[in-house]
Context: one part of a larger RNA
RNA sequence: GAACGAACGCUGGCGGCAGGCUUAAUACAUGCAAGUCGAGCGGUCUCUUUCGGGAGGCAGCGGCGGACGGGUUAGUAACGCGUGGGAACGUGCCCUUUAGUACGGAAUAGCCAUUGGAAACGAUGAUUAAUACCGUAUACGCCCUAUGGGGGAAAGAUUUAUCGCUAAAGGAUCGGCCCGCGUUAGAUUAGGUUGUUGGUGGGGUAAUGGCCUACCAAGCCUACGAUCUAUAGCUGGUUUGAGAGGAUGAUCAGCAACACUGGGACUGAGACACGGCCCAGACUUCUACGGAAGGCAGCAGUAGGGAAUCUUGGACAAUGGGCGAAAGCCUGAUCCAGCCAUGCCGCGUGAGUGAUGAAGGCCCUAGGGUUGUAAAACUCUUUCGCCAGGGAAGAUAAUGACGGUACCUGGUAAAGAAACCCCGGCUAACUCCGUGCCAGCAGCCGCGGUAAUACGGAGGGGGUUAGCGUUGUUC
Numbered sequence: 001g002a003a004c005g006a007a008c009g010c011u012g013g014c015g016g017c018a019g020g021c022u023u024a025a026u027a028c029a030u031g032c033a034a035g036u037c038g039a040g041c042g043g044u045c046u047c048u049u050u051c052g053g054g055a056g057g058c059a060g061c062g063g064c065g066g067a068c069g070g071g072u073u074a075g076u077a078a079c080g081c082g083u084g085g086g087a088a089c090g091u092g093c094c095c096u097u098u099a100g101u102a103c104g105g106a107a108u109a110g111c112c113a114u115u116g117g118a119a120a121c122g123a124u125g126a127u128u129a130a131u132a133c134c135g136u137a138u139a140c141g142c143c144c145u146a147u148g149g150g151g152g153a154a155a156g157a158u159u160u161a162u163c164g165c166u167a168a169a170g171g172a173u174c175g176g177c178c179c180g181c182g183u184u185a186g187a188u189u190a191g192g193u194u195g196u197u198g199g200u201g202g203g204g205u206a207a208u209g210g211c212c213u214a215c216c217a218a219g220c221c222u223a224c225g226a227u228c229u230a231u232a233g234c235u236g237g238u239u240u241g242a243g244a245g246g247a248u249g250a251u252c253a254g255c256a257a258c259a260c261u262g263g264g265a266c267u268g269a270g271a272c273a274c275g276g277c278c279c280a281g282a283c284u285u286c287u288a289c290g291g292a293a294g295g296c297a298g299c300a301g302u303a304g305g306g307a308a309u310c311u312u313g314g315a316c317a318a319u320g321g322g323c324g325a326a327a328g329c330c331u332g333a334u335c336c337a338g339c340c341a342u343g344c345c346g347c348g349u350g351a352g353u354g355a356u357g358a359a360g361g362c363c364c365u366a367g368g369g370u371u372g373u374a375a376a377a378c379u380c381u382u383u384c385g386c387c388a389g390g391g392a393a394g395a396u397a398a399u400g401a402c403g404g405u406a407c408c409u410g411g412u413a414a415a416g417a418a419a420c421c422c423c424g425g426c427u428a429a430c431u432c433c434g435u436g437c438c439a440g441c442a443g444c445c446g447c448g449g450u451a452a453u454a455c456g457g458a459g460g461g462g463g464u465u466a467g468c469g470u471u472g473u474u475c
């Protein structure tokens, strides 16, 4: 000098764009953050009725979604990440193509009855539907095969135009797996390893593989640093620097990991699942003491910690997502608004004329000098602000949270708007008074013990400016 997710002190007019718990991955009151479909199903309720019907809601069964989106960085020194390759794989929804969509059956929730429990939640009986479940048939292609053969499917709905369903092939997308290279410090960590290293058979998986298991062999890694310990999410990037390099990984984007702590699987195309399930633990709450309920590292917000970090806001109008044939519903994603000089950028706090160089202040050699064209005074302007009127684009036939916002026009009066640090040298900027090694200053050198340009005040000056200075960190 530059930079910052900064903080602190003094000060503070406006706007645009950005940013805002770096600490306790501490504990959380309250509200909201994932639903949707009646064009899959039986029912039930309400309104209406010309008694034909029509409209709307609801718990349950069923389908799709809850694996995305959002948060955090605890763990992880690892194929986690980055980069470049690979073969032994899967892929709902989407696209293309081919073929099919036949005949039957048995239940179960709901509802009803009885009943247990404080509650959470159940139990028994009777009964009912489906795009829920099961069987049979069929099988070009599909799967297994000892090549003889064997196995396996479907579902309908409606406003009759479509939406679906099953099997197979291909594509696209996304993902799983493997490998080369790169990826912090310590040797005051030198040996480490027994499923360990390899093979065979088997199991398991979508798939390769000690991934697992039985047997066999005794290997494998390591001074080019194994193992252990400490620290740490990685990258694109950011910052500094002429560069090389150093430091860093907030916001935004990609990947990974985590969801009170530890473990486990279920469902599913996809999870070993933040707002799903089970078990154990700590903590909190309810309890009739027999038992139950909970998980903000989602958005707000609270307590605590801390030098320190915001509103318990509006809207689905736009973009995007889920469901739905659609209308639409949901969406703290998102878009906006609120708070904060936290940063960057822009603007303003007036302009011109004005010497008797006014008054006052300060200095003085008492002549004067300086503040200083500065003020006053005269002339002018109205950015920003304030008041009033009009008023968008963003949306497409309709629909605008933002918002009566941006912007435009008129009015108003110089009117409402300047501070902070420094002045011994480094380093731009000097005098007087007070103090007297005191009080104090200080980044370094150093000032202060009676004329201190270095302390404190004043006048003057220098610098930056809605900021200025200090502290911290990096180069």
Stems, first nucleotide, its partner, number of pairs: 001475004006471005013347006019340002021305001026303003030300003035064003040061002043058006071258003080183007089175002094171008102136004112125005142151003156163003184230003191221003196218008233255004237248004260281005283294004311337001313336003319333001320331004350380004360371004384416001385412006394402001419464005424445003430459005440447002
This is a predicted structure of a 475-nucleotide part of an RNA (small-subunit ribosomal RNA, 5' domain) from an uncultured bacterium. The full RNA is in RNAcentral, with records from Greengenes. It matches the Rfam family "Bacterial small subunit ribosomal RNA".